Predicted 3D model of a 66-nucleotide RNA (transfer RNA) from a marine eukaryotic metagenome. Rfam family: tRNA. By type it is a transfer RNA.
């Protein structure tokens, strides 16, 4: 110093967790590719404080870079 969806990363310094690729069903093709419509996506490493409320703050612990 990093750790968020299968992968790549956002989330304005507390206030509804997102995109983009995949992946699924369709349209369109003699088939496929592309392309276009829609679908699916998460114990935010793991435990425990703070607080109306935490990915965001405070503590502990595990990975991995330096």
């Nucleotide at each position: 110093g990093u750790g968020u969806a299968g992968c790549u990363c956002a989330a304005u310094u507390g206030g509804u967790a997102g995109a983009g690729c995949g992946a699924c069903g369709g349209a369109u093709u003699c088939c496929a590719a592309a392309u276009c419509c829609g679908u699916u996506g998460g114990u935010u490493g793991g435990g425990g404080g703070u607080u109306c409320g935490a990915g965001u703050c405070c503590c502990u612990u595990c990975a991995c870079c330096u």